[in-house]
A computed fold for a 73-nucleotide RNA from Candidatus Nomurabacteria bacterium GW2011_GWC2_42_20, annotated as transfer RNA. Its Rfam family is "tRNA". Rfam's curators write: Transfer RNA (tRNA) molecules are approximately 80 nucleotides in length. The family's RNA type in Rfam is transfer RNA. The organism belongs to Candidatus Nomuraibacteriota, within Bacteria.
RNA sequence: GCGCCCAUAGCUCAGUCGGUAGAGCAGCUCCCUUUUAAGGAGACGGUCGUAGGUUCGAUUCCUACUGGGCGCA
Numbered sequence: 001g002c003g004c005c006c007a008u009a010g011c012u013c014a015g016u017c018g019g020u021a022g023a024g025c026a027g028c029u030c031c032c033u034u035u036u037a038a039g040g041a042g043a044c045g046g047u048c049g050u051a052g053g054u055u056c057g058a059u060u061c062c063u064a065c066u067g068g069g070c071g072c073a
Base pairs, nucleotide, nucleotide: 001072002071003070004069005068006067007066010025011024012023013022019056028042029041030040031039049065050064051063052062053061
């Protein structure tokens, strides 16, 4: 330098053809328990890497850039 893949909650990841995003774990509150652990319930937590474009509407499609990984040179 070229090609491919990835970027979504604090962490690990879902999200199939475009229609306003979910789970597990962690943290918080409550229940249970003599207490802890385990178990149960609930709420909270997101400018979907950045900037544009297409569209009535974009996490999703297109382009560029940024960061990471792999391969080739």